A computed fold for a 76-nucleotide RNA, annotated as c-di-GMP-I riboswitch aptamer. The coordinates come from a structure-prediction model, not an experiment, and the mean pLDDT is 79. It was read from a public genome assembly, where an Rfam model found it.
[in-house]
RNA sequence: AUAUAUCAAGGGCAAAACAGGAGAAAUCCUGCGACGCAAAGCUACAGGGCCUGUAAAAUGGCAGCCAGUUGCAGUU
Numbered sequence: 001a002u003a004u005a006u007c008a009a010g011g012g013c014a015a016a017a018c019a020g021g022a023g024a025a026a027u028c029c030u031g032c033g034a035c036g037c038a039a040a041g042c043u044a045c046a047g048g049g050c051c052u053g054u055a056a057a058a059u060g061g062c063a064g065c066c067a068g069u070u071g072c073a074g075u076u
Base pairs, nucleotide, nucleotide: 005076007074012037013036018031019030020029021028022027035064041069042068043067047066048065049062050061051060
């Protein structure tokens, strides 16, 4: 320095439901709320996949599906 595993402290994010708003929809934003998360940080035509939509077609969405990439702290 890297990988795997165990444990601690402080902090971080925020599913569903509900309320308001945007949108054709998927979905998103705000509030409330915590199911969970050690990358639940970032990346969405130009890796795969999924959702909406269409006669067919994403220059519409999803990073809390895999993936890519960056990265904090103590102990064994």
It matches the Rfam family "c-di-GMP-I riboswitch aptamer". Rfam's curators write: GEMM was predicted in a large-scale screen for bacterial structured RNA regulatory elements.